Transfer RNA from Promethearchaeati archaeon SRVP18_Atabeyarchaeia-1, 77 nucleotides, folded computationally. Taxonomically the source falls in Promethearchaeati (Archaea). Its Rfam family is "tRNA". It is annotated as a transfer RNA. The coordinates come from a structure-prediction model, not an experiment, and the mean pLDDT is 82.
[in-house]
RNA sequence: GCCGGGGUAGCUCAGCCAGGUAGAGCAGCGGGCUGUUAACCCGUCGGUCACAGGUUCGAAUCCUGUCCCCGGCGCCA
Numbered sequence: 001g002c003c004g005g006g007g008u009a010g011c012u013c014a015g016c017c018a019g020g021u022a023g024a025g026c027a028g029c030g031g032g033c034u035g036u037u038a039a040c041c042c043g044u045c046g047g048u049c050a051c052a053g054g055u056u057c058g059a060a061u062c063c064u065g066u067c068c069c070c071g072g073c074g075c076c077a
Stems, first nucleotide, its partner, number of pairs: 001073007010026004020057001028044005050066005
């Protein structure tokens, strides 16, 4: 340098193809249960969807550029 995958809640990830209310599990917090803890149950808190711009009535999703992470290939020596 080229190709592919990825960046969404504190963590692990879905959602993206085919635009239309941002989600799940775990963690946290409050409560129930219990002799206590764990487990279990109920509730609750949570997001600039990497960044910037474009298209659109409307963008996590489509288009362009940039940054970062992972893998493969290549070049120089």